A computed fold for a 394-nucleotide RNA from Alphaproteobacteria bacterium MarineAlpha12_Bin1, annotated as Bacterial RNase P class A.
Its Rfam family is "Bacterial RNase P class A". It is annotated as a ribozyme.
Taxonomically the source falls in Alphaproteobacteria (Bacteria, Pseudomonadati, Pseudomonadota).
The coordinates come from a structure-prediction model, not an experiment, and the mean pLDDT is 76.

RNA sequence: CUAGACAGUCAGAUAGCUGCGCGUUGAUAAUGGGGAAACCCCUCAACGUGAGGAAAGUCCGGGCUCCACGGGAAUACGGUGCCGGUUAACGGCCGGCGGGGGUAACCCCAGGGAAAGUGCCACAGAAAGAAAACCGCCCAUUUUAGCAUUAUUGCUUACCUGGGUAAGGGUGAAAGGGUGCGGUAAGAGCGCACCGCGUUGUCGGUAACGAUAGCGGCUUGGUAAACCCCACCGGGAGCAAGACCGAGUAGAGGUGGCUUAUAGUGUAUUUCCGCACUGCUACCUGGGUGGGUCGCAUGAGACGCAUGGCAACAUGCGUCCUAGAUGAAUAGCUAUCUCCAGCACGGGUAAGACCGCGUUGGGACAGAACCCGGCUUAUAGACUGUCUGGCUCU
Numbered sequence: 001c002u003a004g005a006c007a008g009u010c011a012g013a014u015a016g017c018u019g020c021g022c023g024u025u026g027a028u029a030a031u032g033g034g035g036a037a038a039c040c041c042c043u044c045a046a047c048g049u050g051a052g053g054a055a056a057g058u059c060c061g062g063g064c065u066c067c068a069c070g071g072g073a074a075u076a077c078g079g080u081g082c083c084g085g086u087u088a089a090c091g092g093c094c095g096g097c098g099g100g101g102g103u104a105a106c107c108c109c110a111g112g113g114a115a116a117g118u119g120c121c122a123c124a125g126a127a128a129g130a131a132a133a134c135c136g137c138c139c140a141u142u143u144u145a146g147c148a149u150u151a152u153u154g155c156u157u158a159c160c161u162g163g164g165u166a167a168g169g170g171u172g173a174a175a176g177g178g179u180g181c182g183g184u185a186a187g188a189g190c191g192c193a194c195c196g197c198g199u200u201g202u203c204g205g206u207a208a209c210g211a212u213a214g215c216g217g218c219u220u221g222g223u224a225a226a227c228c229c230c231a232c233c234g235g236g237a238g239c240a241a242g243a244c245c246g247a248g249u250a251g252a253g254g255u256g257g258c259u260u261a262u263a264g265u266g267u268a269u270u271u272c273c274g275c276a277c278u279g280c281u282a283c284c285u286g287g288g289u290g291g292g293u294c295g296c297a298u299g300a301g302a303c304g305c306a307u308g309g310c311a312a313c314a315u316g317c318g319u320c321c322u323a324g325a326u327g328a329a330u331a332g333c334u335a336u337c338u339c340c341a342g343c344a345c346g347g348g349u350a351a352g353a354c355c356g357c358g359u360u361g362g363g364a365c366a367g368a369a370c371c372c373g374g375c376u377u378a379u380a381g382a383c384u385g386u387c388u389g390g391c392u393c394u
Base pairs, nucleotide, nucleotide: 001390002389003388004387005386006385007384008383009382010381012337013336014335015334016333017332018331020050021049022048023047024046025045026044027043032041033040034039052365056376057375059374060373061372062371063370064238065237066236067235069274070273071272072271073270074269075268077234078233079232080231081230082096083095084094085093086092097111098109099108100107101106112229113228117227118226119223120222121221134169135168136165137164138163139162140161143158145156146155147154148153177195178194179193180192181191182190197216198215199214200213201212202211203210204209242294243293244292245291252285253284254283255282256281257280258279263278264277265276266275301320302319303318304317305316306315307314308313338363339362340361341360342359343358345356346355347354
């Protein structure tokens, strides 16, 4: 100088004028206005404060609220799936193990079980689970041809038949452990060495696992984001939850089913125990309310420092209070600056990079609505740090 990997920050700024929402304080208004009521509103000033890193998706986990349900057991359904740690909790995060990718920094894994069972592996191929011989290789008999031989006979070649073979070739994603040596008629773990697989011991580690030594059959494909098996976890509904106030009605009517206190209902089902309540349930017809206040912003909160820890994170101390609307507030104008891109001019250079100045255009993705911890997705541009590779110079 350049290519890459990982982590983090910002998400235009300043000033003036005018205009919005909320809170606090002060003054004013009140025999005011709206409304059936509950209740709400009207004026001025000062101070403070007012959208995000994702507010999005609604994919997880919870806090909170309600449901007369609670405890035990089982089933269904759903979720997770190597080990350890962290957390309110999680399917999150951190660290490690194993496997894969990359020269590396790093990145990825839906990571338990295939000897409990079932299913699937198209086409091609001889054959795709408990198999198999297409080409080929070897041996033997008969027959054909050639050569050698005095002859018997021997060697070579072609075909048929029989037997042996799974090393070589072909097909395929995958062919029944791999490579090499020996052995064999030719071959094969047939034997041996190394690797692989299984198993036993020792050592290291909290563990997943790793290293090493011995023994062994040298039989034991793949697939579980296929069904399934195993281990662990899981009530339901949700701020349109829920509470109160005001107003008003119809605690209504019909049809059907189950049942009626030894019964039934009680937010997946069954069952046992306890408790509460008194019918339960499906459909149809019809009536009332569609108003107001709260919930509603102090939190598993943010920031800084210290200690412990590889880290996630924990503990302690200190500082701070930072939206709460309800048809939905944070906007408009002016000026200057700033970031990015293009163009022109000047400087600079081998050419560039770069510097100065002028001009034109642009500044992404995108807006709370009970709150929080995550994950995923979208995103113009600028900046910071650490690490890996390459080139050059010293």